[in-house]
RNA sequence: GAACCAUCCCGAGCGGCCGAGAGAUCUGGCUUGUCGACGCCGCAGCAACCACCGGAAUCCACCGGCGCGGUGCUAACGCCAGAGGCGAUGGAGC
Numbered sequence: 001g002a003a004c005c006a007u008c009c010c011g012a013g014c015g016g017c018c019g020a021g022a023g024a025u026c027u028g029g030c031u032u033g034u035c036g037a038c039g040c041c042g043c044a045g046c047a048a049c050c051a052c053c054g055g056a057a058u059c060c061a062c063c064g065g066c067g068c069g070g071u072g073c074u075a076a077c078g079c080c081a082g083a084g085g086c087g088a089u090g091g092a093g094c
Base pairs, nucleotide, nucleotide: 001094004091005090006089007088008087013043014042015041016040017039021032022031023030025083026082027081028080029079044074045073046072047071049070050069052065053064054063055062078086
């Protein structure tokens, strides 16, 4: 980078810095932000895709556990709708 599989109406905040927008892109809305959003850093938390443990049957699928490890996430149904779509996260490869 291009594809494949799975998931995306549940859940989770405090402090420091920054200083005007942010909510992936476009369009139309809507919400939110100087009572400091978004972003970065620290700590914390939420989740349970991988890993690990147990059951099943011993591999895969399945059920349960774990939350040390790999990860991801912490406004609103991926905020709503449309785009013969697109995006995000995980996994196994190329």